[in-house]
RNA sequence: GCCGAUGUAGCUCAGUUGGUAGAGCGGCGCUUUCGUAAAGCGUAGGUCAGCGGUUCAAGCCCGCUCAUCGGCU
Numbered sequence: 001g002c003c004g005a006u007g008u009a010g011c012u013c014a015g016u017u018g019g020u021a022g023a024g025c026g027g028c029g030c031u032u033u034c035g036u037a038a039a040g041c042g043u044a045g046g047u048c049a050g051c052g053g054u055u056c057a058a059g060c061c062c063g064c065u066c067a068u069c070g071g072c073u
């Protein structure tokens, strides 16, 4: 230099055909206990890497850029 994959909550990841952004773990609160852990219930937490485009509507489609990883030379 060329090609490809990935980027979504604090972490690990879903998100189908474009139509209200979710789960597990973790955090916080409550119940339970002499107390802790475990368990149960509830709750908060998001610039969907960035910019632009298409569309009535974009995490999803298109272009460029950035980061990480892999391959080729």
Base pairs, nucleotide, nucleotide: 001072002071003070004069005068006067007066010025011024012023013022019056027043028042029041030040031039049065050064051063052062053061
Transfer RNA from a Candidatus Nomurabacteria bacterium, 73 nucleotides, folded computationally. The organism belongs to Candidatus Nomuraibacteriota, within Bacteria. The sequence was found in a public genome assembly. Its Rfam family is "tRNA". By type it is a transfer RNA. Its mean pLDDT, the model's own confidence on a scale to 100, is 81.